[in-house]
RNA sequence: AAUAUUCUUUGGGGCGGAGUGAAAGUCUCCACCGGCAGUAAAGUCUGCGAACCCUCUUGGGCCGAGCGGGUGAAAUUCCCGCACCGACGGUAUAGUCCGGAUGAGAAAAGAAGCAU
Repeated sequence: AAUAUUCUUUGGGGCGGAGUGAAAGUCUCCACCGGCAGUAAAGUCUGCGAACCCUCUUGGGCCGAGCGGGUGAAAUUCCCGCACCGACGGUAUAGUCCGGAUGAGAAAAGAAGCAU
């Protein structure tokens, strides 16, 4: 100095306006939001987490959505244009409200480090 390992902390955003209606932050029109790692900077590529299902605690399954043009050595990541997607339960049908959840967690930062 590095690594195994241990500990601590951090670790998800968003309905504003109009309409209909007895009732809608749920419908219609406009608006708004985007976890972690990788890679030319990514909600839509690759991998992961969460949610959901099974098993029964460890693992398995499932897992949405992007094209065209430009610049460049390199970009489905930047710029321009036009699109698209979003668990479960509740409730007037919900990515944005309430709830499981003061939960869980990919991972990030910091500290320690007897051992190698």
Predicted 3D model of a 116-nucleotide RNA (FMN riboswitch aptamer (RFN element)). The coordinates come from a structure-prediction model, not an experiment, and the mean pLDDT is 81. Rfam family: FMN riboswitch aptamer (RFN element). Its family is annotated with FMN binding in the Gene Ontology. It was read from a public genome assembly, where an Rfam model found it.